A computed fold for a 1527-nucleotide RNA from an Acidimicrobiaceae bacterium, annotated as small-subunit ribosomal RNA. Rfam family: Bacterial small subunit ribosomal RNA. The coordinates come from a structure-prediction model, not an experiment, and the mean pLDDT is 84.
[in-house]
RNA sequence: AGAUUCUUGUUGGAGAGUUUGAUCCUGGCUCAGGACGAACGCUGGCGGCGUGCUUAACACAUGCAAGUCGAACGAGGUCCACUGCGGAGCAAUCCAAGGGAAGACCUAGUGGCGAACGGGUGCGUAACACGUGAGGAACUUGUCCCGGUCUCUGGGAUAACAGUUGGAAACGACUGCUAAUACCGGAUGACGUCGGAAUCUCGCAUGGGAUGCUGACGAAAGGGUUACCGGAUCGGGAGAGCCUCGCGGCCUAUCAGCUUGUUGGCGGGGUAACGGCCCACCAAGGCAUCGACGGGUAGCUGGUCUGAGAGGAUGAUCAGCCACACUGGGACUGAGACACGGCCCAGACUCCUACGGGAGGCAGCAGUGGGGAAUCUUGCGCAAUGGGCGAAAGCCUGACGCAGCAACGCCGCGUGGGGGAUGAAGGCUCUCGGGUUGUAAACCCCUUUCAGCAGGGACGAAAUUGACGGUACCUGCAGAAGAAGCCCCGGCUAACUACGUGCCAGCAGCCGCGGUAACACGUAGGGGGCAAGCGUUGUCCGGAUUUAUUGGGCGUAAAGAGCUCGUAGGUGGCUGAGUAAGUCGGAAGUCAAAUCCCCAGGCUCAACCUGGGUUCGCUUCCGAUACUGCUCUGGCUAGAGUCCGGUAGGGGAGCGUGGAAUUCCUGGUGUAGCGGUGAAAUGCGCAGAUAUCAGGAGGAACACCAGCGGCGAAGGCGGCGCUCUGGGCCGGUACUGACACUGAGGAGCGAAAGCGUGGGUAGCAAACAGGAUUAGAUACCCUGGUAGUCCACGCCGUAAACGUUGGGCACUAGGUGUGGGGAGGAUUCAACCCUCUCCGUGCCGUAGCUAACGCAUUAAGUGCCCCGCCUGGGGAGUACGGCCGCAAGGCUAAAACUCAAAGGAAUUGACGGGGGCCCGCACAAGCGGCGGAGCAUGUUGCUUAAUUCGAGGCAACGCGAAGAACCUUACCUAGGUUGAACUAUGCAGGAAAAGCCACAGAGAUGUGGUGUCCUUCGGGGCCUGCGAUAGGUGGUGCAUGGCUGUCGUCAGCUCGUGUCGUGAGAUGUUGGGUUAAGUCCCGCAACGAGCGCAACCCUUAUCCUAUGUUGCCAGCGGGUAAUGCCGGGGACUCGUGGGAGACUGCCGGGGUCAACUCGGAGGAAGGUGGGGACGACGUCAAGUCAUCAUGCCCCUUAUGUCCAGGGCUGCAAACACGCUACAAUGGCCGGUACAAAGGGCUGCAAACUCGCGAGGGUGAGCGAAUCCCAUAAAGCCGGUCUCAGUUCGGAUUGAAGGCUGCAACUCGCCUUCAUGAAGCUGGAGUUGCUAGUAAUCCCGGAUCAGCACGCCGGGGUGAAUACGUUCCCGGGCCUUGUACACACCGCCCGUCACAUCACGAAAGUUGGCAACACCCGAAGCCGGUGGCCUAACCGCAAGGAAGGAGCCGUCGAAGGUGGGGUCGGUAAUUGGGAUGAAGUCGUAACAAGGUAGCCGUACCGGAAGGUGCGGCUGGAUCACCUCCUUU
Repeated sequence: AGAUUCUUGUUGGAGAGUUUGAUCCUGGCUCAGGACGAACGCUGGCGGCGUGCUUAACACAUGCAAGUCGAACGAGGUCCACUGCGGAGCAAUCCAAGGGAAGACCUAGUGGCGAACGGGUGCGUAACACGUGAGGAACUUGUCCCGGUCUCUGGGAUAACAGUUGGAAACGACUGCUAAUACCGGAUGACGUCGGAAUCUCGCAUGGGAUGCUGACGAAAGGGUUACCGGAUCGGGAGAGCCUCGCGGCCUAUCAGCUUGUUGGCGGGGUAACGGCCCACCAAGGCAUCGACGGGUAGCUGGUCUGAGAGGAUGAUCAGCCACACUGGGACUGAGACACGGCCCAGACUCCUACGGGAGGCAGCAGUGGGGAAUCUUGCGCAAUGGGCGAAAGCCUGACGCAGCAACGCCGCGUGGGGGAUGAAGGCUCUCGGGUUGUAAACCCCUUUCAGCAGGGACGAAAUUGACGGUACCUGCAGAAGAAGCCCCGGCUAACUACGUGCCAGCAGCCGCGGUAACACGUAGGGGGCAAGCGUUGUCCGGAUUUAUUGGGCGUAAAGAGCUCGUAGGUGGCUGAGUAAGUCGGAAGUCAAAUCCCCAGGCUCAACCUGGGUUCGCUUCCGAUACUGCUCUGGCUAGAGUCCGGUAGGGGAGCGUGGAAUUCCUGGUGUAGCGGUGAAAUGCGCAGAUAUCAGGAGGAACACCAGCGGCGAAGGCGGCGCUCUGGGCCGGUACUGACACUGAGGAGCGAAAGCGUGGGUAGCAAACAGGAUUAGAUACCCUGGUAGUCCACGCCGUAAACGUUGGGCACUAGGUGUGGGGAGGAUUCAACCCUCUCCGUGCCGUAGCUAACGCAUUAAGUGCCCCGCCUGGGGAGUACGGCCGCAAGGCUAAAACUCAAAGGAAUUGACGGGGGCCCGCACAAGCGGCGGAGCAUGUUGCUUAAUUCGAGGCAACGCGAAGAACCUUACCUAGGUUGAACUAUGCAGGAAAAGCCACAGAGAUGUGGUGUCCUUCGGGGCCUGCGAUAGGUGGUGCAUGGCUGUCGUCAGCUCGUGUCGUGAGAUGUUGGGUUAAGUCCCGCAACGAGCGCAACCCUUAUCCUAUGUUGCCAGCGGGUAAUGCCGGGGACUCGUGGGAGACUGCCGGGGUCAACUCGGAGGAAGGUGGGGACGACGUCAAGUCAUCAUGCCCCUUAUGUCCAGGGCUGCAAACACGCUACAAUGGCCGGUACAAAGGGCUGCAAACUCGCGAGGGUGAGCGAAUCCCAUAAAGCCGGUCUCAGUUCGGAUUGAAGGCUGCAACUCGCCUUCAUGAAGCUGGAGUUGCUAGUAAUCCCGGAUCAGCACGCCGGGGUGAAUACGUUCCCGGGCCUUGUACACACCGCCCGUCACAUCACGAAAGUUGGCAACACCCGAAGCCGGUGGCCUAACCGCAAGGAAGGAGCCGUCGAAGGUGGGGUCGGUAAUUGGGAUGAAGUCGUAACAAGGUAGCCGUACCGGAAGGUGCGGCUGGAUCACCUCCUUU
């Protein structure tokens, strides 16, 4: 030092959604938690304990909130024993005016104490206001406690009261009387204060304390029931107050300088006391980037909320301090105030008034109005606690104790418990079976907390005294009785269905839902959560490590200043001594109480309450000295610097000089063009250009060398020479001795462009002009061309000023180049070479780091020090302010508003007017077409009552439709009908219904007639009615199944395991070959496998074999005019089975001796032999709801169904696929030859016969290798026509017919005769085809009554060409870029127009705040004072001392005037910005984005933008050079 184990202590930290096609990262936004003096919505049973104007420090009616003492004093009043004028009575006696002792009570006054507490509020205040800790040797203190000593002797007034009087009132004025614990004089002095001299002692300074001596001055009050209560003075204490200081706690630098009583001193004044607190004089200081001054905001704290903590936020209730009391100023009294319920003044407001003048201050408790989202009763009591006064009784007390109101909060309780399944009814849902609500209810058995009613009834109080309160609590009674809601159910986030709605209505915290199947809106059912509450809103903390001390970053995500020097500051090498500031240990003081936490206890528990215990910090003392610091401390040399000797260099500045080239000028030669481009034109040129030769002028830049080579801090620096000059590196180790690193402010340098002044100007070249291009072309291209580029001096101060990487030091594998030096080895010496070393500059690469890319001794690794910078995107590097600049502009630098992203790296695709390789009738080479004509068919469009519907680039358009006259048929018009057909079933009823005939009608249909079943008697069949249902070619192909097209018969698409990567993913599947092919081989972190390819299947080409009819006929026989016609045969052809064959098997060349390829042999066939079927994962919301099926929606006397007629066939036009042609390779006529494959009974039909013919008649044969359709045609032979709108061509039309069919008018096909249109090879463009193919010629079939130029098949004849892969199109693989991912038909920029929102500027206008100058100057303190007034003292009575009013002065609030400052409101107009549904113009950017882009700057332009100059790579592609890596 590490690892492991044990013990003890500690109880403490969770994430999710959202950027993408997906991933990782960065980064913001949002959510889940807790809290609240809350408010709002819905709801609401009880109790306990708390809490309750956060806004208008807005205004306040009314009541109360501070009085008390008669034991300080005088007086008045009431009562009163007693007395008693007078009256009544015969009398006792009664009534009664008046007086009234002692005493009691009441009232105002003098006097004392209190009123400075208690209670409220948070305006102001950024301050010694508060907190904390010290100090007062600079202080005060009523009442209270303890102790000491006194309390002697006099005097003059005054209120009350009485009288007179003023005033509306408030309130006074004058005269007269009176008391005191009121006031005043004198005495005494334990003692105090001041002065003097002295001794002792202490302290951090001024200085303090003690002792005794001495001089001056200074006191007092009495009351009382006799117990006591007071008075004066001194000392001490307790508690309180005042002053000073250290430290701590807000924002702003777009506030950087502030200050004249300011800072200090001497002297005075003032105060309880220090002090510029105030004054005079003197000096010129004081504060500030460690943030002064200014602005904004704010009471501070204990605490409270949150948090793991560190922190953050906050300062309601309770407690401590402060400040304030309508606003501002002021003092008085007093122990204490500059005084909430005191005074004076000013102001605003309110009230009263007789108009003269007065009164008031709820931020005390209630309460009112107002403001506001919002906050209570004009309650009871002094019983308790506490306070004031009093000797006390007691009085006062909205402090306080209680009650009331409010779910405002916390806590507790209840709304019942047990049983109960035909799992009732009802609701909801349903696949119709069921499920669910749900043991939930009903029903049965219990209980009675709380509330209710009744009875008893406290503690709080020690004797009296209880508002709370008949309350808490206890007991009894009745009865499940009186007591459940709110929010949510797409994800986060627990909880799902139905209906309604249909981008509407609405929801929403974020992401986002809603456009006809919404778990997201609304309602219902069900479910989840919490519960007398539940949600919402607002605010704070948390999550947020998203301001990061704990605990972040800066190459590309936001972020390294353009570079250097350097001030303050921060940090700092080795060693010794001292000190002890930091640091560590111990002790002491303090850290109020309450709160929090722990432990106990009390309310039945809890909330709540009571008791006890536990700290951070600050201060003091003692100790320790490892580390850090400190010492005008000592030493050292490894850092740093100096010196000496070398050395490389485009380092800088100035001066000079050289050659090449461009241009111009002159002259010569020379002739018609030159120049320029993609192609041109403008331009120059016969007045002689370009070209070429010679000479000259001038300016600017320096080819080759030249190199990821050199130098410099960066910008930057390049011919050569000279002068001056900075720095580096290497070697030596002589000197200094930490002198170092970094560097806020500051200073200097700083490309290009630009600016000023003066020069210069060859080339180039913004602007500009012209020519082209283009839809346009303010561009790219071309011809010209001015600033500028150059020089000198002075500004500017910015760049992609980039290695997008701040500086310094140290450490941590290597390899290989290159530049500068040094040492060693080898060499005789050199050069070359080898090794080592220092410095610089590149590449590759390990560990490590990184989100990845990448970096990697030149770090983006590991550490230390210092600075700068970042905190979502946009708004915006903008506005305003400030500083700088001549200007352009630079530096500093926000907010409102808006979005949920913006971004980095990498991945998979797609795309590129990127690259490489390869394929395909893709091009090329050919042949034939289309596009022109006529017709046919389909489509669009138009038309129409309807012209039914669908299909729309390839991949719709002779497509669905393999066949619309009716039907089909879905469309239209008109007429009918309400259930025709179908299915299962129930109930009720019927004896008819169907069929046939007749009539009406266009028909459907209607009317009339006729007609009448089986039976085992249960019924069946049929019909009618009811119920449930049918029907729909109506909608949705974007709800679907199925089927199909297409890329594409292209060679691809994937998986398992492993490996690599944080991950998406990669690998395999890439690479080298090869193939038609991901076909195969080799290699390889892959090894295997699947779907595709190929093969297996069908057909065709050859052979063998078996079989031999309906097929065949070689040989044998028979027969015919002739024919496999017959007997027979199986040879052949053929048919049907079965086999063989072809596999690069063999040979040779090439090749990696692999795959394979080329050539050859053999073979019927040769390299998948030809053709077909077969279509991977997927793409296109491709097509089809009208083939069929089907969810949902819609119609139900109609969108169903029936019927007649019409339409789908309509025709200015356009397009597509075809047919026939334009003719002689032909047309026509005659003769003649050879197929294959098919079809046929509602059929094919021979032969015969009629018709010119289509066809008719009759009808053998054949359900077919037998019979028929059925003559194949082109071809061949012969004849004719002779280049013409024809003997080409056949449209169109007329006439006559035939066939099918119920029916050919709209609207079929065919025949004959007649007619004889356009058309003479088809513009741009476009299409098919590589061999039995194209071309050409016929034949058959499906559909079908009939209708074929279409479609599907069959055979006949039968070519040309392919050099090749540059280009067009499509595709495959690899790679590259990307801002695309709905994937280039992508994305996206700016002007303009419209609407909305916030902001800036702005002539002005209108407020607030603070200050300044001057004016005025209240109250009041202080000062002065002629005259005036005055009881106490002195006085010889004149007066004095002292005091007062008044007046004056300084200061002084409010107010006024003025010019400024600063912050707001508002504003015609104006500027940009943001957002918005599909607006307009262009196309700037993303791919080489079609001119690579971007940065700075300048000019120009509707706009994006363009161009010039310099710079960057964050540019694709190709080539070259250099370097590196691997083999």